[in-house]
RNA sequence: UGAGGUAUGGUGUAACGGUAGCACGGAUGACUCUGGAUCAUUCAGUCUAGGUUCGAAUCCUAGUACCUCAA
Numbered sequence: 001u002g003a004g005g006u007a008u009g010g011u012g013u014a015a016c017g018g019u020a021g022c023a024c025g026g027a028u029g030a031c032u033c034u035g036g037a038u039c040a041u042u043c044a045g046u047c048u049a050g051g052u053u054c055g056a057a058u059c060c061u062a063g064u065a066c067c068u069c070a071a
Base pairs, nucleotide, nucleotide: 001070002069003068004067005066006065007064010024011023012022013021018054025043026042027041028040029039030038047063048062049061050060051059
């Protein structure tokens, strides 16, 4: 320098263009002598900026970060 890939709650991981789920985790409560386990409620997310579309995590463009390959 060129090519390809990845980016989603605190963590890991899903999601035909049509309600952003699941698990772990945090908080509160119940239970318990205490802790753990269990149960109930709750917290929290689409890398950034534009575009297309009735509707975008998903499609397009540019950028950012990381990984791989080539030179």
The RNA shown here (transfer RNA) has 71 nucleotides and comes from a Planctomycetia bacterium. The coordinates come from a structure-prediction model, not an experiment, and the mean pLDDT is 81. Rfam family: tRNA. Its family is annotated with triplet codon-amino acid adaptor activity in the Gene Ontology. Lineage of the source: Bacteria > Pseudomonadati > Planctomycetota > Planctomycetia.